The RNA shown here (c-di-GMP-I riboswitch aptamer) has 78 nucleotides and comes from Epsilonproteobacteria bacterium (ex Lamellibrachia satsuma). Lineage of the source: Bacteria > Pseudomonadati > Campylobacterota. The model forms 94% of the base pairs in the Rfam consensus. Its mean pLDDT, the model's own confidence on a scale to 100, is 76.
[in-house]
RNA sequence: UAAAAUAUUAGCCAAACUAUCUGCGAGGAUAGGACGGAAAGCCACGGGUCUUAUUAUGGAGAUCGCCGGGUUGCAUGA
Numbered sequence: 001u002a003a004a005a006u007a008u009u010a011g012c013c014a015a016a017c018u019a020u021c022u023g024c025g026a027g028g029a030u031a032g033g034a035c036g037g038a039a040a041g042c043c044a045c046g047g048g049u050c051u052u053a054u055u056a057u058g059g060a061g062a063u064c065g066c067c068g069g070g071u072u073g074c075a076u077g078a
Base pairs, nucleotide, nucleotide: 012037013036017032018031019030020029021028022027035065041071042070043069045068046067047066048063049062050061051060052059
């Protein structure tokens, strides 16, 4: 340089489990690891579930990858 073939791009998050740290605990953080996820980004506002205290009630927490809601994003041929 030519020919052929293939194809909707680039990516993101991270369950269980393991190791370490941390919390009274439910859990959380970091690293590894992928079950899955188009908001599995964020918010504890409502509900659910769980932890802790208490004779009981009242309280204080955890979980947004349980549901709803709020809010901010990404992609697109439709």